[in-house]
Molecule: transfer RNA
Organism: Dehalococcoidia bacterium
């Protein structure tokens, strides 16, 4: 330098071919349960979906540019 993939909650990840409220598990907080923990049950908080621009009536999803991370190839030595 070229190609590919990933980026969504604190963490690990779904989210189909653009469409009504952005989700799960774990974690966290509260309540119940218990003599008290753990386990279990119930409830709750937490996101401008990496950034910017574009397309569209409508974008996490499509397009362009940028950023970070990973893999492969090439180049130099």
């Nucleotide at each position: 330098g070229g190609g590919c993939g990933a980026u969504u909650a604190g963490c690990u990840c779904a989210g189909c071919u653009g469409g009504u409220u952005a989700g799960a598990g774990c974690a966290c907080a509260g309540u119940c349960c218990u003599g008290a923990u753990a386990a279990g049950a119930c409830u709750g908080g937490g996101g401008u979906c990496u950034g910017a621009a574009g397309u569209u009536c409508g974008a996490a999803u499509c397009u362009u540019c940028a950023a970070u991370c990973g893999c492969c190839c090439a180049c130099c030595a």